[in-house]
RNA sequence: CUCUUAUAAAGAGAGGUGGAGGGACUGGCCCGACGAAGCCCGGCAACCGUUAAAUACUAAACUGUAUUUAAAAAGGUGCCAAUUCCUGCAAAGCGAGAGCUUUGGAUGAUAAGAG
Numbered sequence: 001c002u003c004u005u006a007u008a009a010a011g012a013g014a015g016g017u018g019g020a021g022g023g024a025c026u027g028g029c030c031c032g033a034c035g036a037a038g039c040c041c042g043g044c045a046a047c048c049g050u051u052a053a054a055u056a057c058u059a060a061a062c063u064g065u066a067u068u069u070a071a072a073a074a075g076g077u078g079c080c081a082a083u084u085c086c087u088g089c090a091a092a093g094c095g096a097g098a099g100c101u102u103u104g105g106a107u108g109a110u111a112a113g114a115g
Stems, first nucleotide, its partner, number of pairs: 001115007013041001015040003021031003025088001027086002042080003047076002050071008089104006
């Protein structure tokens, strides 16, 4: 970097540092000197992994596998304005129209696996 699968309307500081930007991209709309990004501390969260229980299959053996539930953040990541802030493509419905609503998808993000 590419592919596959899963997830997203919940959650997270009135701290230090830093100084002007930030919210991926488009168009919007927002956040920001009542201080942005970044860094440190702090916090949130159970995706992988871990532990326990139940069920099914398996097995010489709770031996192994799968699913579900629960626990734990001193394991590996991740995250901490706004629904992935809205939107970008398609379909359906509504509307005189501008446009609105719903569903699906795309994009980007994160995790796990593969190349």